The RNA shown here (SAM riboswitch aptamer (S box leader)) has 103 nucleotides and comes from an uncultured Actinomycetes bacterium. It matches the Rfam family "SAM riboswitch aptamer (S box leader)". Its family is annotated with regulation of gene expression in the Gene Ontology. The coordinates come from a structure-prediction model, not an experiment, and the mean pLDDT is 84.

[in-house]
RNA sequence: AACCUAUCCAGAGUGACGUGAGAGAUUUGGCUCUAUGACCGUCCAGCAACCUAGCUUAAAAAGCCUAAGGUGCUAAGGCCAACCCGGUAGGGGACGAUGGGGG
Repeated sequence: AACCUAUCCAGAGUGACGUGAGAGAUUUGGCUCUAUGACCGUCCAGCAACCUAGCUUAAAAAGCCUAAGGUGCUAAGGCCAACCCGGUAGGGGACGAUGGGGG
């Protein structure tokens, strides 16, 4: 890798530097961002609280707390639709992303 599991309508950048043409996972259609420099990389800042740390407990579960450590994230719901149910609203699934486990 496979596989298991939780979450995905909240929140947080008009920052600095570098680069220079596409980017928003994939396919199709739409829509949006982008030379007033997107996307990406580094640094800084921030958000959140999955793991860790601390408290509670005999222990576990559950709960509380912090933001020091490990991740993650900081346009638009995972940008929207697609497949199934449904008149719509909405719900479900698939795929994907992230954490934890697993090997």